[in-house]
RNA sequence: GCAUCGCUUCCAGAUCAGGCGGCCCCGGAAGGGGUGCAGCCGGGCCCUCUUUUCGGGCAGCAGGUCACAGAGCCCUGCAGGACUGAC
Numbered sequence: 001g002c003a004u005c006g007c008u009u010c011c012a013g014a015u016c017a018g019g020c021g022g023c024c025c026c027g028g029a030a031g032g033g034g035u036g037c038a039g040c041c042g043g044g045c046c047c048u049c050u051u052u053u054c055g056g057g058c059a060g061c062a063g064g065u066c067a068c069a070g071a072g073c074c075c076u077g078c079a080g081g082a083c084u085g086a087c
Base pairs, nucleotide, nucleotide: 011085012084013083016081018041019040020039021037022035023034024033025032026031044058045057046056047055060078061077062076063075064074
């Protein structure tokens, strides 16, 4: 120096699961069913309980409000399994 293997952080990827959306159908509507169609996302954690389940919390995301506009505060909801790659 090259190659191979492994680990960690960050970054990235994706028709895995899942979610949103689209499309089709039912319905007055709310809403419901179907469909990968590949448009968007696809997830970092901490704590506790007898192992698990349950539970609590942070970053983050969305909605509302303050408000003429923005930020922040405040309120509400969600807060996440697996896989691949490179530096």
Molecule: NiCo (Nickel/Cobalt) riboswitch aptamer
Organism: Chthonomonadaceae bacterium